[in-house]
Context: one part of a larger RNA
Parts: sequence; C1' cells; structure tokens
RNA sequence: UUGGGUCUAAAGGGUCCGUAGCCGGCCUGGUAAGUCCCUUGGGAAAUCUGACAGCUUAACUGUCAGGCUUCCAGGGGAUACUACCAGGCUUGGGACCGGGAGAGGCCGGAGGUACCUCAGGGGUAGGAGUGAAAUCCUGUAAUCCUUGAGGGACCACCAGUGGCGAAGGCGUCCGGCUGGAACGGGUCCGACGGUGAGGGACGAAAGCUAGGGGCGCGAACCGGAUUAGAUACCCGGGUAGUCCUAGCCGUAAACGAUGCGAGCUAGGUGUCAGCCACAAUGCGGUUGUGGCUGGUGCCGUAGGGAAGCCGUGAAGCUCGCCACCUGGGAAGUACGGUCGCAAGGCUGAAACUU
Repeated sequence: UUGGGUCUAAAGGGUCCGUAGCCGGCCUGGUAAGUCCCUUGGGAAAUCUGACAGCUUAACUGUCAGGCUUCCAGGGGAUACUACCAGGCUUGGGACCGGGAGAGGCCGGAGGUACCUCAGGGGUAGGAGUGAAAUCCUGUAAUCCUUGAGGGACCACCAGUGGCGAAGGCGUCCGGCUGGAACGGGUCCGACGGUGAGGGACGAAAGCUAGGGGCGCGAACCGGAUUAGAUACCCGGGUAGUCCUAGCCGUAAACGAUGCGAGCUAGGUGUCAGCCACAAUGCGGUUGUGGCUGGUGCCGUAGGGAAGCCGUGAAGCUCGCCACCUGGGAAGUACGGUCGCAAGGCUGAAACUU
C1' cells in the first nucleotide's frame, strides 16, 4: 500500500459552522467531453521479450527488432449511464403563518433557608471532637436561648431512566433582550442538497495574568492522634483556590467509550411535547381513552455479534463523505516545527527490547 477494521480487543476527531474536494431527486430536449470501435500517424528513457555481439561464461553492457503501459493527434458510430447546456417539476431542502412546551443563552431586579461575624439582653461551667482521645475554644463569660445588624456563597422540597442545548453544560422568583427544536397548515422558492482536508468559533474542572471579593469548604502547610513508621486514612486549624469582572489556557473516562447525513427492515410497553378524534364534566377550560408526528426509556422478532449484548434512536441491510487503527514496551517520550505569560498543548519518531 492493498485488504480488513474502529461500543468493550489497536482505532470515531470534545462539539458545531464552513472553504476546496468528493458525492447528488424526478421529467423533457440538445451537445457528444468521458464511455465504444478503427486504422493511421506520432512518441523519451529504463524495465520486459527475441536475435546478435563484447568482456573466458554468467551477471552485466551494447546494437537491432518487437511488445507493453500510458499519452497526444485524426477518423467513425451509439446516446443507456456520467458530464455540460437549456427548459420544466415537487417528494429533498429552505422560507412563511399559527398556537403550544422547555433548568437553552445573556443582562437586570427581587427573595429564601442555613452558615459565619459583630452588637444588646438572659444565663453559668463547660463546649467541641472521637473507636477512644488529644491538639482546639472558654472566666476578657464560651457552648446554649433571644433581639437586631452586616457578609459572602448556595438555591432543599417540587425533581421525574422528566425537560432544554451542537457539545461543554443548564435548576429560587420576576422582567427585558435573544438562539434553537418539535407539531399543525401546505401559502411561497424550486435541488438552492449531503459530507467536509485545511480554516474558524465554542469548549467541564484545574491552572495562569490583572483588579475586586472571601461566609463556608479547603490542595499545600502547621498541630493532635493512630502506627514499627504514618510525609496517609481520623481530629483541630489553615494559604492558594472555590465567587465576580476582563483576558489567557484548550485539556478530560470531553462516554452512548458508538462520526455525520439518507433510504429500507416484526412487534409490545412506559413517558414528554404538539395536533386530531371520541367520551366525561362543562363558561373558559380540565381530565381520560385512542390515533399521528417528533423526542426520551424498557423489553423483544428477524438479522448481527467472539461474547457481553445491539435490535426502526441498530452494533441489522445498503449508499455518500470525513476522521482514525495496523503486536507490546521504549512513548504520547526525543528532536524539529508551531501555539502559549507560564504550566503546557498540537504535530510526533527511532535506536534498543520483547
């Protein structure tokens, strides 16, 4: 490289947008570039085949001929497919309208419990902690009860294999701005589409820079225990950090360990959203049952799979495009490049070993 693969054996990029490229719905007409045939013509070298020659032979080299692949030019023919041009279509896609659902995002305002601190009042000898203790707090009055003030963080119950988001992720209430999806209508556009190397944007936590903030918790650190030791587990403290603003970092078991899009292939049972029908109650409306579409769970047929298991949301049967894998270790290391303030990220070997 080919082939075979990528849930768990090596392997799906963290996610999305999108450039080039690759791929592309139905119908009609045209062209005939690809596709088919022809002979002619032309054509570099090596390799290949045959003959001959040279070095003692061979390998090798040279000469001549041929062949091959591919390319170019010319002629002819067909129009199924591909391509191109023109025209049309609506099922793909998009737009529009309608009423609903939602912790989707950003900003502002308001609130709640707990906790901590401070002040006042009451009250007196303990409190805290553990397996047991001690360090620790407390007579400058603690713990406890009560009144008030301040502070920062968080948002119990509701809460649900519930919802929303591309992923990361999102949960008190109210308001403003704003993104997306689903459903219904079938009004408009008319292939406008799919994927996506490079590229761009977003991207938990920790970490970094500057400025704020700092209740609680709490790496590091300091004590007390435990222990043979105890750089731990347990206990008392506690700095960064955790929070906010602006910027950086760009990683993760960034997981469904399952790339995106499309078509096809038994069912059963929950649940969420919209719509329709029926029934009950009825003012709006609400509730229930059934159906359709879209999401989200469970079970399961065919089929698949090494098995676990997957099974119309496939890991089944097919198509398009991208990414990635090729024994273990050395190693996600070295070197180089590039990005970063740094930490480090991305790219990414080999010797050697087994």
Molecule: small-subunit ribosomal RNA, central domain
Organism: uncultured archaeon